Model confidence (mean pLDDT): 79 of 100. Predicted 3D model of RNase P RNA and transfer RNA as a complex of 443 nucleotides. Rfam match: Bacterial RNase P class A. Rfam describes the family as follows. Ribonuclease P (RNase P) is a ubiquitous endoribonuclease, found in archaea, bacteria and eukarya as well as chloroplasts and mitochondria.
[in-house]
């Protein structure tokens, strides 16, 4: 002083006037409702309702997407089989997760860092299209050799019918370990070295792995976001769940199934234990209020265990709850001129949309001290 | 709000790992005086972004749109 990398925090601010939700207060002004008195009116009670006074609070890091876990609530109950779906290196943490921490393996970057659906292909079965000889029981189209056997030829050699070969060329996304030396008639792990592959036990590590030695001349290529094994998890269904008041009304009809039956919460079957109807249409009433609704795996701050997420004690704080559904409009000043965007049962997460401003660590280039 | 399905020519639908196809529609020619029917030919697409794969409309993730169903007497 430039380019960068990670992880934090904000996500315009002051005011003034009107306005909206939810809650407390107060008062007894309207209202409303009761009771006295013949009474327009007047005097009292009560209100948890309405209006009005007042006085406090009022979206978000993503409230979205619903893509994942779990509370909560409900389906008489219980055991077990098989289907189905989810996930996938290894250990840890949590109420659980497909998430989050920490390690290992590949992988990309000079680097700070970052990415990763990362089990099994030798259980089995399926596919790999055109191209090519051959697409997995491995094979010979151009080659390359013919040593050994045939033919010719006095031979040297030639020929390439027999046969060997898979080094090279050629095909493809992919061709049966790799380079190199030796070896050969030409070559082939045929023989060695190193690389890579398998096996086997040794040493660390809880593991995943990782490392040295050791042995095997390599043994069957690519797909499991193909179908499958293996290992783990999963019982439906959702806040229009559900509870309680009121209101209404035909608990009505018509089919199908059914007594060795059919039924018991949303795939099939079984066993025990319950019930005796079930399922699908059509017709008929009501649709009002309460409630579930916000103190929470809740927030902040210190101190302790931990590498970390996370936990464990103390000590503060209480922070929307609508239901045509609020959180708003207008003007004034200011600055860097304000992106994405609006709760609806609640909570952890994950993804995706965001202009701009700040703050800590760290790195690499270059200058200077 | 809860749940649960679809996204392929202009339109309705096939296809579901190996050149994306049909009707109807448009548009030329043909046939007709002239329209319509016929006849023959042409053009036109897998919502978007990424991933697995050799290869993706097809499987996988995201993401965007559109449709559908959910109240109580029961």
């Nucleotide at each position: 002083u430039g380019a960068g990398u990670u992880g934090g925090c904000u996500g315009g601010g002051c005011a003034a006037u009107c306005g909206c939700u939810u809650u407390g207060u107060a008062c007894g002004u309207c209202c409303a409702u009761g009771g006295a008195u013949c009474g327009u009116a007047u005097c009292u009670g009560u209100g948890a309702g309405g209006a009005g006074a007042u006085a406090a609070a009022g979206a978000g890091g993503a409230a979205a997407g619903u893509c994942c876990g779990g509370g909560c609530u409900c389906c008489u109950g219980u055991g077990g089989a098989c289907a189905g779906a989810g996930u996938g290196c290894c250990a840890g943490g949590u109420a659980a997760c497909g998430c989050c921490u920490g390690g290992g393996a590949g992988g990309u970057g000079u680097g700070a860092a970052c990415c990763u659906a990362c089990g099994g292909a030798a259980a089995g079965u399926g596919c790999c299209g055109c191209a090519g000889a051959a697409a997995a029981u491995a094979u010979a189209c151009c080659g390359c050799c013919g040593a050994u056997g045939g033919c010719a030829g006095c031979a040297a050699u030639g020929c390439u019918c027999a046969g060997g070969u898979a080094a090279g060329g050629g095909u493809g996304a992919a061709a049966a370990g790799g380079u190199g030396c030796g070896g050969u008639a030409a070559g082939a792990g045929c023989g060695c070295a190193c690389c890579g592959c398998g096996c086997g036990g040794c040493u660390g590590g809880c593991a995943a792995c990782a490392g040295a030695c050791g042995u095997g001349g390599c043994a069957g290529g690519g797909u499991a976001a193909a179908c499958c094994c293996c290992a783990c998890u999963c019982g439906g269904a959702g806040c229009u769940a559900g509870a309680c008041c009121a209101a209404a009304u035909a608990g009505a009809g018509a089919u199908u199934c059914a007594a060795a039956a059919g039924u018991g919460u949303u795939g099939u079957c079984c066993g025990c234990c319950g019930c005796u109807g079930a399922a699908u249409c059509u017709g008929g009433g009501u649709a009002g209020g309460u409630u579930g609704c916000g103190a929470g795996a809740g927030g902040c701050g210190c101190a302790g265990a931990g590498u970390g997420a996370u936990u464990u004690g103390c000590g503060c704080c209480c922070u929307a709850g609508a239901u045509g559904a609020a959180u708003g409009a207008u003007u004034g000043c200011u600055c860097u001129a304000g992106a994405c965007a609006g709760a609806a049962c609640c909570c952890g997460g994950c993804u995706u949309a965001u202009a701009g401003g700040u703050c800590a660590a760290c790195u690499c280039a270059c200058a200077c001290c | 709000g809860c749940g649960g399905g679809c996204g392929u020519a202009g339109u309705u639908c096939a296809g579901c790992g190996g050149c994306a196809g049909a009707a109807c529609a448009u548009c030329a020619g043909c046939u007709u005086c002239c329209c319509a029917a016929g006849c023959u030919g042409a053009g036109a697409a897998c919502g978007c972004g990424g991933g697995u794969u050799c290869g993706a409309u097809u499987c996988c993730c995201g993401u965007c749109g559109c449709c559908c169903g959910c109240u109580c007497c029961a």